[in-house]
RNA sequence: GCUCAGGAUGAACGCUGCGGGCAUGCCUAACACAUGCAAGUCGUACGGGUUUAAAACCGUGGCGGACGGGUGAGUAACACGUAAGUUAUCAACUUUCCAGGAGAGGGAUUAACAAAAUGGAAACGUUUUGAUAAUUACCUCGUAAACUUUUUACAAAGUGAAAGAAUUUUUUGCCUGGAGACGAGCUUGCGUCCAAUUAGCUAGUUGGUGUGGUAAUAGCGCACCAAGGCUUCGAUUGGUAGCUGCGUUGAGAAACGGAACAGCCACACUGGGAUUGAGAAACGGAACAGACUCCUACGGGAGGCAGCAGUGGGGAAUAUUUGGCAAUGGGUGAAAACCUGACCAAGCAAUGCCGCGUGGAGGAUGAAGGUCUUCGGAUUGUAAUCUCCUUUUCCCAAAGAAGAAACAAUGACGGUAUUUGGGGAAUAAGCAUUGGCUAAUUCUGUGCCAGCAGCCGCGGUAAUACAGAAAAUGCAAGCGUUAUCCGGAAUUAUUGGGCGUAAAGCGUCUGUAGAUUGUUGAAUAAGUUUAAUGUUAAAUAUCAGAGCUUAACUUUGGCACGGCAUUAAAUACUUUUUGACUUGAGUACGAUAGAGGUAGAGGGAAUUUCCAGUGUAGCGGUGAAAUGCGUAGAUAUUGGAAGGAACACCUAUGGCGAAAGCACUCUACUGGGUUGAUACUGACAUUGAGAGACGAAAGCUAGGGGAUCAAAAAAGAUUAGAUACCUUUGUAGUCCUAGCUGUAAACGUUGCAUACUAAGUGGUGCUUUUUGUACUGCUGUAGCUAACGCGUUAAGUAUGCCGCCUGGGGAGUACGCUUGCAAAAGUGAAACUCAAAGGAAUUGACGGGGGCCCGCACAAGCGGUGGAGCAUGUGGUUUAAUUCGAUGCAACACGAAUAACCUUACCAGGUUUUGACAUGUUGGAAAUCCCUUUGAAAAAAGGGAGUGCCCUUAAUCGGGCUCCAAACACAGGUGGUGCAUGGCUGUCGUCAGCUCGUGUCGUGAGAUGUUGGGUUAAGUCCCGCAACGAGCGCAACCCUUUUUUUUAGUUACUUUUCUAAAAAUACUGCCAAUGAUAAAUUGGAGGAAGGUGAGGAUGACGUCAAGUCAGCAUGCCCCUUAUAACCUGGGCUACACACGUGCUACAAUGGUUAAGACAACGAGUUGCAAGUUUGCGAAAACAAGCGAAUCUCUUAAACUUAAUCUUAGUUCGGAUGGUAGGCUGCAACUCGCCUAUCUGAAGCUGGAAUCGCUAGUAAUCGCCGGUCAGCUAUACGGCGGUGAAUACGUUCUCGGGCCUUGUACACACCGCCCGUCACACCAUGGAAGUUGGUCAAACCUGAAGUAAUUUUCUUAACUUAGGGGAGAGGUUAUUAAGGUUGGACUGGUAACUGGGGUGAAGUCGUAACAAGGUAGCAUG
Repeated sequence: GCUCAGGAUGAACGCUGCGGGCAUGCCUAACACAUGCAAGUCGUACGGGUUUAAAACCGUGGCGGACGGGUGAGUAACACGUAAGUUAUCAACUUUCCAGGAGAGGGAUUAACAAAAUGGAAACGUUUUGAUAAUUACCUCGUAAACUUUUUACAAAGUGAAAGAAUUUUUUGCCUGGAGACGAGCUUGCGUCCAAUUAGCUAGUUGGUGUGGUAAUAGCGCACCAAGGCUUCGAUUGGUAGCUGCGUUGAGAAACGGAACAGCCACACUGGGAUUGAGAAACGGAACAGACUCCUACGGGAGGCAGCAGUGGGGAAUAUUUGGCAAUGGGUGAAAACCUGACCAAGCAAUGCCGCGUGGAGGAUGAAGGUCUUCGGAUUGUAAUCUCCUUUUCCCAAAGAAGAAACAAUGACGGUAUUUGGGGAAUAAGCAUUGGCUAAUUCUGUGCCAGCAGCCGCGGUAAUACAGAAAAUGCAAGCGUUAUCCGGAAUUAUUGGGCGUAAAGCGUCUGUAGAUUGUUGAAUAAGUUUAAUGUUAAAUAUCAGAGCUUAACUUUGGCACGGCAUUAAAUACUUUUUGACUUGAGUACGAUAGAGGUAGAGGGAAUUUCCAGUGUAGCGGUGAAAUGCGUAGAUAUUGGAAGGAACACCUAUGGCGAAAGCACUCUACUGGGUUGAUACUGACAUUGAGAGACGAAAGCUAGGGGAUCAAAAAAGAUUAGAUACCUUUGUAGUCCUAGCUGUAAACGUUGCAUACUAAGUGGUGCUUUUUGUACUGCUGUAGCUAACGCGUUAAGUAUGCCGCCUGGGGAGUACGCUUGCAAAAGUGAAACUCAAAGGAAUUGACGGGGGCCCGCACAAGCGGUGGAGCAUGUGGUUUAAUUCGAUGCAACACGAAUAACCUUACCAGGUUUUGACAUGUUGGAAAUCCCUUUGAAAAAAGGGAGUGCCCUUAAUCGGGCUCCAAACACAGGUGGUGCAUGGCUGUCGUCAGCUCGUGUCGUGAGAUGUUGGGUUAAGUCCCGCAACGAGCGCAACCCUUUUUUUUAGUUACUUUUCUAAAAAUACUGCCAAUGAUAAAUUGGAGGAAGGUGAGGAUGACGUCAAGUCAGCAUGCCCCUUAUAACCUGGGCUACACACGUGCUACAAUGGUUAAGACAACGAGUUGCAAGUUUGCGAAAACAAGCGAAUCUCUUAAACUUAAUCUUAGUUCGGAUGGUAGGCUGCAACUCGCCUAUCUGAAGCUGGAAUCGCUAGUAAUCGCCGGUCAGCUAUACGGCGGUGAAUACGUUCUCGGGCCUUGUACACACCGCCCGUCACACCAUGGAAGUUGGUCAAACCUGAAGUAAUUUUCUUAACUUAGGGGAGAGGUUAUUAAGGUUGGACUGGUAACUGGGGUGAAGUCGUAACAAGGUAGCAUG
């Protein structure tokens, strides 16, 4: 960082649903609307006119229609909220408020109406003539108040009201003025969302004077004058939004919201403008323009549900075209009354809140059924059935309100609420979850499939995570899901976070605004504190009550906290004003260290080049080479010259500077620091947004310069490739001058300033030479820190100011803007995507890291393998089958210590099905043996002989054993899974390791012990040590062998020897040296043997999902007339080839022939077989002995002696093949061994590579045994004979152990992981264009209205006859809509194109993590 548990909603969706009360109900299209209703009333103002009358209708007139009701589009504004102001205002109705008044006249004119004419489809009218009413229409005169003008004032002048009606006690109206209440207008302080990738805006703009205008102030309008006004405390611009009381959440601070109820505002199809009026720029009024809809006879007309219902549409989604004016309220009226979709009610909806019910008590045989099961049982479960009881609710019947206020009358709701009686447990339970978070588990199915999932994740044949079932848990007329808001989240931190390494300190400094600021006195009272007053509508909330049976709900009264305003006090602190001080800061004076800076002058060493001399064949370079230079004389060496760049030693954890950075020497100019003592100024300080200055390297511009080095480039190597690392060249550049750029891992990854807080020890300066002071290092206490670490140079304790951070990636990218010559720099997102990314430390593992040590590990030697032939095993191929397993070391003469049949598991064919084998039941029977036929055999058919055994019992009976038959439970499986397992085994490795208890250390993982110094074969031992002990391993104990002794012994021997048994011996015990006086090592003595004497057995914790289901056992799955069982034959023995392990050889250290000598371990009655005879021989016949220290196998061979062969494919070698025999066995064809004779292949010592062995060992020689009828044994396991060479040593190879180091690995390097390319999908940038929206500007045109004006026309009242007033027309001004033009901003879409992200196991390489194989990284 992500996620969940809580609460909430005007909700929606899924499943389910008995009733009631109270609320709520188009959040979307301010989209369009059919139909009905929603604002009228007054005859006590008047005319007409109808009617028997009551009453109705038309018109004049009055009041109302500006209220009530709806909606939230616009509006970021004095719109709203709050507090003020109005000496700058208006006001109809209203008050039984106050003070007054109502005098005198007029009828020219007019509507309805009548008559005539006439237009139109309609809507609607038009013209002419005739009349007529009002003492509430209108007008004139007079007067009052009031207003205006003039005036200092008094005063004067001018303008200038009225209405009646009805009835007879009176009532209600009219006019003027004043006051109040209610209401409205205007002004002001404060508060009120996001964006700076919106930084400048403004021209009636800001102010003044005058004038006009308004109810009233005002640039509100106009003329003139001035040039102002707003803005980083965010103007202007853009986006979004009605505001509030309040609502939800929260401990609070606060965050989010603005449904219902209430206050204000705005709007009424869109736009602008007016009339009337007290009030409108008017929702159900009018004129105009526009869009849309409807009617039309095409000429013209009509309309505005964001009123209540309702319709269409949109949408996940929101109700009846209901009743009534009974109540409350409103309009009119004197009143009766009328009107009222306001309102009161009902209807629909679990939409919400609240309360109620679906029964209560008893009840075990723990029923049946279901599920599970270890098969015993458990659970569902007192649950049901059953018995007794109740009736909220439901049904029926009867009674029946309040709401009505006024004498009476008046109730939509409603025969409703409520009450009484009757009936009967009757009418009434679901939803979600059950892997962890999170309460609740089992079975079956499925098998990375189907699916689940809020996060982690589950599913690949034993799923508590999917689906079903059972059970359980939670809530309940609801339960879940989805959406949204708050919370948890201290995850934007005011309360209440951080920045060395996790995200985060600007590269450094100067300094503006701002913020903060030493000591002390006085004044003021802005902040601050206290008190009072006013206000903050009601509702809500809260406290105490009341009313509905309770609650929700309704209602009465009270209280705040806090905000704003006013008034009065207080003065500690802060601000302000004023005075003083010296310690912060600064100045003056003396001294001092220094690669501090800029400029100039000088110097030597070295590289390179050139010239000259000497000199000759190479030089140079590398891991090794080559390119390159050189006989035209290089390299080397001597002398000279030129030129550029850099300054060895001194030199240092040293010095200076703000940082970047600064080093040969000298000179000039110049900045800062430190120190000393004394004066002076008197807070002058700190930090520092913007701003400015400096700022490595690379890079850019212009001009110089160019020795070295050296991107690019060329070539040589390396390599699979090598656009690299290595080498030879080499251009920009590197250097200077003048500019630009402005970034670095610009790092102490640590902003600046001030104060305080233990010590110890170095270095560099100053100083009255020791008390100080400044700087720079190390160790370290307290404290801090996640740890690492920091620790008076803080990352401690505090204060002030600035900068920055808020998961990883996308991305420091895109767009926009600013800067720059460019390269680029600065500022700096989003969509989308992941559940992590990251830090520090720990344990391992690993490293082509380091150190120490060991091993036939290398080296030193000896002998082999790899080449040949053969044997044997494996792979591959073939086959009907070539059964299966084992596969780097650690499979391959391995399982197999013996495949002709059997074995045998494989194949073909023939057969069986309770079975070849086991147990149980029933029935029967001796078992068993022999013969014949068919058949390849298994098997089938037939015949014969035979009539049990054991236990018990006196004897029967009974039980057991064996066989046959039948049916069913079951048998059977070398079928699968060694990745479900047991057991056993291999391997690291006979390597020296692996752990535990207590203690201690650490937040913890863990550490310590087990590390260190020595030593050993050894974690063997010694010493030291926060460790002390212990266990499994090591060693020892065991066996064999070597020496001796004793005892015993037949078949051996009678001295020895041999066999067996029991003892002894060797322990670094003794001496010397070394060592720490230790452990131990080296040497020596003695001894048969000397330092574990030699060999064996013995294998720690663990690793490899190592091997084995085919040794055995075993879970699950699978087969059951077959994947079981039997038989015959075949196969496991095939054969182009490849590999492993062996044997025999290639010869003279030999072969052949002859003669001669010396062992040990073992085996033997289904056996070993002497001896004799036969055979060339294998062997055969006969046959003694021996169950074996007696007999036999059994002649050991190499060796010795003699002879021969004489270096050759041979007298080497023996394969292969022919012929003839022998043996075993039912049977040697596939497919055995042996013998004789003949045949006589390859092979002349073996490439790369590789194996074994350190002494009685290697090498070499033979002998025995197991398995076994026989044998493929050259294998395996033993035995003895003969009997060497070499080891300097640990650099390298392999393996291992300990310590340490790095790590981005932990499935642990066979690890991890990067980028291009290819494919698919997703969002996004650019883009020729295209299509919308918004805004401003300019110009054109300009309706209605209003205002002004006018040489035009018409004309009542009144008239002194002149006028006066009114209307129409014209013109001008203003101006909506419209048009044109070029813009600005912002969307949609787009050929093509850019990168990004995500994807199954793609391609190419291997960049990073270990010294990652060229250390890595940053910038150019």
RNAcentral holds the sequence, with entries from ENA and SILVA. The RNA shown here (small-subunit ribosomal RNA) has 1420 nucleotides and comes from Phacus swirenkoi. The source organism's lineage runs through Eukaryota, Discoba, Euglenida, Euglenophyceae and Phacus.